This is a predicted structure of a 501-nucleotide part of an RNA (small-subunit ribosomal RNA, 5' domain) from a Dehalococcoidia bacterium. The prediction has a mean pLDDT of 87.

[in-house]
Context: one part of a larger RNA
RNA sequence: GGAUAAACGCUGGCGGCGUGCCUUAUGCAUGCAAGUCGUACGAGGGACCGGGCUUCGGCCCGGAACCUAGUGGCGGACGGGUGAGUAACACGUACGUGACCUGUCCAGAAGUGGGGAAUAACCAGCCGAAAGGUUGGCUAAUACCGCAUGUGGGUGCCUCUUGGAAGGGGACACCUAAAGCCGCAAGGCGCUUCUGGAGGGGCGUGCGGCCGAUUAGCUAGUUGGUGUGGUAACGGCGCACCAAGGCAGUGAUCGGUAGCUGGUCUGAGAGGAUGGUCAGCCACACUGGGACUGAGACACGGCCCAGACUCCUACGGGAGGCAGCAGCAGGGAAUUUUGCGCAAUGGGCGAAAGCCUGACGCAGCAACGCCGCGUGGGGGAUGAAGGCUCUCGGGUCGUAAACCCCUUUUGCCGGGGAAGAUAAUGACGGUACCCGGCGAAUAAGUCACGGCUAACUACGUGCCAGCAGCCGCGGUAAUACGUAGGUGACAAGCGUUGUCC
Numbered sequence: 001g002g003a004u005a006a007a008c009g010c011u012g013g014c015g016g017c018g019u020g021c022c023u024u025a026u027g028c029a030u031g032c033a034a035g036u037c038g039u040a041c042g043a044g045g046g047a048c049c050g051g052g053c054u055u056c057g058g059c060c061c062g063g064a065a066c067c068u069a070g071u072g073g074c075g076g077a078c079g080g081g082u083g084a085g086u087a088a089c090a091c092g093u094a095c096g097u098g099a100c101c102u103g104u105c106c107a108g109a110a111g112u113g114g115g116g117a118a119u120a121a122c123c124a125g126c127c128g129a130a131a132g133g134u135u136g137g138c139u140a141a142u143a144c145c146g147c148a149u150g151u152g153g154g155u156g157c158c159u160c161u162u163g164g165a166a167g168g169g170g171a172c173a174c175c176u177a178a179a180g181c182c183g184c185a186a187g188g189c190g191c192u193u194c195u196g197g198a199g200g201g202g203c204g205u206g207c208g209g210c211c212g213a214u215u216a217g218c219u220a221g222u223u224g225g226u227g228u229g230g231u232a233a234c235g236g237c238g239c240a241c242c243a244a245g246g247c248a249g250u251g252a253u254c255g256g257u258a259g260c261u262g263g264u265c266u267g268a269g270a271g272g273a274u275g276g277u278c279a280g281c282c283a284c285a286c287u288g289g290g291a292c293u294g295a296g297a298c299a300c301g302g303c304c305c306a307g308a309c310u311c312c313u314a315c316g317g318g319a320g321g322c323a324g325c326a327g328c329a330g331g332g333a334a335u336u337u338u339g340c341g342c343a344a345u346g347g348g349c350g351a352a353a354g355c356c357u358g359a360c361g362c363a364g365c366a367a368c369g370c371c372g373c374g375u376g377g378g379g380g381a382u383g384a385a386g387g388c389u390c391u392c393g394g395g396u397c398g399u400a401a402a403c404c405c406c407u408u409u410u411g412c413c414g415g416g417g418a419a420g421a422u423a424a425u426g427a428c429g430g431u432a433c434c435c436g437g438c439g440a441a442u443a444a445g446u447c448a449c450g451g452c453u454a455a456c457u458a459c460g461u462g463c464c465a466g467c468a469g470c471c472g473c474g475g476u477a478a479u480a481c482g483u484a485g486g487u488g489a490c491a492a493g494c495g496u497u498g499u500c501c
Base pairs, nucleotide, nucleotide: 001501002500003499004498006497007496008495009494010493013373014372015371016370017369018368019366020365021331026329027328028327030326031325032324035074036073037072040071041070043068044067045066048063049062050061051060052059053058081284082283083282091208092207093206094205095204096203097202100201101200102199105197106196107195108194109193110192111191112190113147115145116144122137123136124135125134126133127132152176153175154174155173156172157170158169159168160167180189181188182187210256211255212254217247218246219245222244223243224242225241226240227239228238229237259281260280261279262278263274264273265272266271286307287306288305289304290303309320310319311318312317337363339362340361341360345359346357347356348355349354376406377405378404379403386397387396388395389394411438412437413436414435415434416433420428445490446489447488448487449486450471451470452469456485457484458483459482460481466473467472
């Protein structure tokens, strides 16, 4: 000098775009943050309509929009947060997978036949303070289970090719599917099997990126083999048996620190430092462990167990998890609103209408940062008053002010008024912007002035009070302390402190 997720002191007019708990991965009141589908299903309600009855209170039957707890489907594995752990194939990069998976989507081939048994809801009874539970009875389905068919697919067997287990072909045997809904219909949406694709993932490998040797030896599922189990899949991944290996001075093991990267800052570069916002990957979700469901999880707002903590309780037993968005307490030098909207973009569900969406779009707060603008422009000497200084003549603040002329960015008032949205739909917002009017009006500070370093005098103080980045100032004329005038620098900021180059 540059930079900063900054903080502190003084000061503070506006706009645009960004950014905003770096500390206790501390604890959390309250609200919201993941639902949706009635065109899968039975049922309940149903203002209203039609019919019947009526003691005129209403009752019964049928029907429709619509609403819904439950069964069922899809989604809740995305999106959002955080950086604790992790020195590791976690990440980056380049490959491999003849060792693999893939819901929805796209392309292609084929099929969608015929049956069965339940169960929630509901009704009845019982238990419980509650959370909730239990017994009996009824019922539906795109829920569940057989049978058939087998284009196909799988297994066994043969064969060709190859590099082993990939791939091609083959007779036979065995195994293996399905669901309906809407529509007058046409048809649409689905369902099942298979092949391929797209996108997504799993696993393996080469290379790369921290510190410590005042850590030198480490290792028993350890290293390899055979067999078996397990997985989508290879593999000590697990197990049994056998062998005795494997790693290490090119730093094993141990300890410390740390999420990694694209990037960011600095630097002429090489390099050094760093990883906040944005983007990719990883890990975590009160702490530890576990599996279930599922195409996908060992699952932030799912389940089970244990623990700590908090809450409710009728003391028997229950409930909870903000490292989602706001917000609170605490910690701290320090970090925002319990805002508006689904209008846009994107996501989930749905045939659709649509519903949900603290993702997101916006607004609010904060000079926290960057950028832009303004606080007026021209004229104006008798160099006014006043301040400071003085050798008392003067000098200086100083064209500065007053005063005259002008302008209106900004501000205020009034009028118009968007794009963003494709037909409709705009939170932002009567915002941006445009026009008219008013009036120099609403708007300047901070730090420094001994040398480094740009800018000097007066007074006060008297090694005191104080200053200070280094050198050093202050003990009676201090350009170095304090105040004032003046001057210099930067400017809605200025200065200080921390950190990096």

NCBI's taxonomy places the organism under Bacteria, Bacillati, Chloroflexota, Dehalococcoidia.